[in-house]
The prediction has a mean pLDDT of 85. Predicted 3D model of a 471-nucleotide part of an RNA (small-subunit ribosomal RNA, 3' major domain) from Erysipelotrichaceae bacterium canine oral taxon 302. The organism belongs to Erysipelotrichaceae, within Bacteria. RNAcentral holds the full RNA, with entries from ENA, Greengenes and SILVA.
Context: one part of a larger RNA
RNA sequence: UGACGGGGGCCCGCACAAGCGGUGGAGUAUGUGGUUUAAUUCGAAGCAACGCGAAGAACCUUACCAGGCCUUGACAUCCCUUGCAAAGAUAUAGAGAUAUGUUAGAGGUUAUCAAGGUGACAGGUGGUGCAUGGUUGUCGUCAGCUCGUGUCGUGAGAUGUUGGGUUAAGUCCCGCAACGAGCGCAACCCUUGUCUUUAGUUACCAUCAUUAAGUUGGGGACUCUAAAGAGACUGCCGGUGAUAAGCCGGAGGAAGGUGGGGAUGAGGUCAAAUCAUCAUGCCCCUUAUGGCCUGGGCUACACACGUACUACAAUGGCUACUACAACGAGAUGCCAGUCAGUGAUGACGCGCAAACCUCACAAAGGUAGUCUCAGUUCGGAUCGAAGUCUGCAACUCGACUUCGUGAAGUUGGAAUCGCUAGUAAUCGCAGAUCAGCAUGCUGCGGUGAAUACGUUCUCGGGCCUUGUACA
Numbered sequence: 001u002g003a004c005g006g007g008g009g010c011c012c013g014c015a016c017a018a019g020c021g022g023u024g025g026a027g028u029a030u031g032u033g034g035u036u037u038a039a040u041u042c043g044a045a046g047c048a049a050c051g052c053g054a055a056g057a058a059c060c061u062u063a064c065c066a067g068g069c070c071u072u073g074a075c076a077u078c079c080c081u082u083g084c085a086a087a088g089a090u091a092u093a094g095a096g097a098u099a100u101g102u103u104a105g106a107g108g109u110u111a112u113c114a115a116g117g118u119g120a121c122a123g124g125u126g127g128u129g130c131a132u133g134g135u136u137g138u139c140g141u142c143a144g145c146u147c148g149u150g151u152c153g154u155g156a157g158a159u160g161u162u163g164g165g166u167u168a169a170g171u172c173c174c175g176c177a178a179c180g181a182g183c184g185c186a187a188c189c190c191u192u193g194u195c196u197u198u199a200g201u202u203a204c205c206a207u208c209a210u211u212a213a214g215u216u217g218g219g220g221a222c223u224c225u226a227a228a229g230a231g232a233c234u235g236c237c238g239g240u241g242a243u244a245a246g247c248c249g250g251a252g253g254a255a256g257g258u259g260g261g262g263a264u265g266a267g268g269u270c271a272a273a274u275c276a277u278c279a280u281g282c283c284c285c286u287u288a289u290g291g292c293c294u295g296g297g298c299u300a301c302a303c304a305c306g307u308a309c310u311a312c313a314a315u316g317g318c319u320a321c322u323a324c325a326a327c328g329a330g331a332u333g334c335c336a337g338u339c340a341g342u343g344a345u346g347a348c349g350c351g352c353a354a355a356c357c358u359c360a361c362a363a364a365g366g367u368a369g370u371c372u373c374a375g376u377u378c379g380g381a382u383c384g385a386a387g388u389c390u391g392c393a394a395c396u397c398g399a400c401u402u403c404g405u406g407a408a409g410u411u412g413g414a415a416u417c418g419c420u421a422g423u424a425a426u427c428g429c430a431g432a433u434c435a436g437c438a439u440g441c442u443g444c445g446g447u448g449a450a451u452a453c454g455u456u457c458u459c460g461g462g463c464c465u466u467g468u469a470c471a
Stems, first nucleotide, its partner, number of pairs: 001471002003468003007465007015455002019419005026310008034301002042053002064296007073121001077120002079117005088103006123285002126283003132279002134274003137270001139268001144183006150159003163174003189262004194230007204219002208217002233256001236250005312412001316371007328359003333352002337348004378409001383404007425447007
């Protein structure tokens, strides 16, 4: 000087408390461990691994296993020889990779290209993240981390950065052997909340006319769209404070003291993660640890754990009618409408590269009826049968539909998690990936609470101080 303390003081955080809803019990989905296996590819491991890499494993992917094959190689550069070819189409054999034939047209000969040969080399998702770059997590969006000059100390170092206040903040003020400065904080950026101006189609419709319908004429007010501005700064008033910084209350205002949300992550810590995104040193393989193919596996299943979904019902289930969104996506696409089918869907087919057309009926909600507390008209697992779709192909191993079947489950032990407002809870919708496959993820809107006395305690963090068997 740090680190540590079941030392002290001050302060903060859904940290506790006050509340609301969960997990832990059930079934299923999914990830992991374990076990099994020819293989169940690999990585991730307290918080900070476990719906994680994977924004989507039937083949492919794919790295794993079995079998069949290749050896200058699937891919790159160079050298030699040969060529009227390569590719494509087609026939035969084969599980295919491959092997053997046949062949149209174009083009090209200073050999593009192909075949063969030779070795230099290619290749490796092989090892080492404790050799590395880059990227990332974490403490933590916590308020810290440092430097120059000066001064003090023999020196390591200290001072500044401590102190008195204050703040979300090393934020600001005052004081002070310090005076300044840098990286962080804040602001500048995006979005949302109010208004103005400009603009008015594909959006809008108050007045006029018109219609089944903003449908059409028309309008440029309103909504909205998207560009430019305005607006909030403790600016104003009162109190308080040290006459300061600030704090408390008030006015005006759409908004008030960082207005809400996002992006933004200092110096460092964990030899944290990643050699399987990529790059890369060294080591290793080189007729194989490289390459091609078929099939299988990654989907196994006495079990254990994590994360979710669905429930256990009447604030509900079912039936009928009825209302109101936003974000988005669309041409190998989204698909109106009509017809067929109980339905998944199929047939025909309009429009739309989209403020125009489509996905697209939002659902919870409202109205009416029914069920009457039951393992039920709750719950839907599982299984049987018949189908639909995607795709060479749904046996291993897809999703969906219809009929039947109708398991556990009656609110969950110890323990434990999230959340302070348009939040929790609850309800649906869209998108990426994607042929197909979503209870996951990322977004979007609808309905919309309770509680916070407070800081004694638990956990984590910041500052000062003290002790030290630690460095």